The prediction has a mean pLDDT of 80. SAM riboswitch aptamer (S box leader) from an uncultured Ignavibacteriota bacterium, 115 nucleotides, folded computationally. The model forms 97% of the base pairs in the Rfam consensus.
[in-house]
RNA sequence: CAUUCAUCAAGAGUGGACGAGGGACUGACCUGAAGACUCCACAGCAACCGGCGAUUCACACAGCGUCGUGCAGGUGCUAAUUUCAGAUUCUCUGCAAAGAGAACAACGAUGAACU
Numbered sequence: 001c002a003u004u005c006a007u008c009a010a011g012a013g014u015g016g017a018c019g020a021g022g023g024a025c026u027g028a029c030c031u032g033a034a035g036a037c038u039c040c041a042c043a044g045c046a047a048c049c050g051g052c053g054a055u056u057c058a059c060a061c062a063g064c065g066u067c068g069u070g071c072a073g074g075u076g077c078u079a080a081u082u083u084c085a086g087a088u089u090c091u092c093u094g095c096a097a098a099g100a101g102a103a104c105a106a107c108g109a110u111g112a113a114c115u
Base pairs, nucleotide, nucleotide: 003113004112005111006110007109008108013042014041015040016039017038021031022030023029025086026085027084028083043078044077045076047075048074049073050071051069052068053067054066055065057063088103089102090101091100092099093098
């Protein structure tokens, strides 16, 4: 890198450096010299792994599962629903073109496993 599984309408900033685009892609739209993006320091949020505690099963321990807990740590994240749409199906409106809503894929992101 690929693959599998889970989650993605919530949440979360200050300072310094840099100096032009950034929001993955396409189309929109938003955002940025009132300094975005990115990097550093500290801080915060809380999804997974982990720590700690409890608990069912179990003779007991252990182990699996479940619940709780920011709690050493590992990652992640701190504009807007994955910013919206981008495949398919269904429902409603409409003569039609098309519009609205719902379901659920794909794409993307993150974690764990595997590799």
Rfam family: SAM riboswitch aptamer (S box leader). Rfam links the family to the GO term regulation of gene expression. Rfam describes the family as follows. The SAM riboswitch is found upstream of a number of genes which code for proteins involved in methionine or cysteine biosynthesis in Gram-positive bacteria.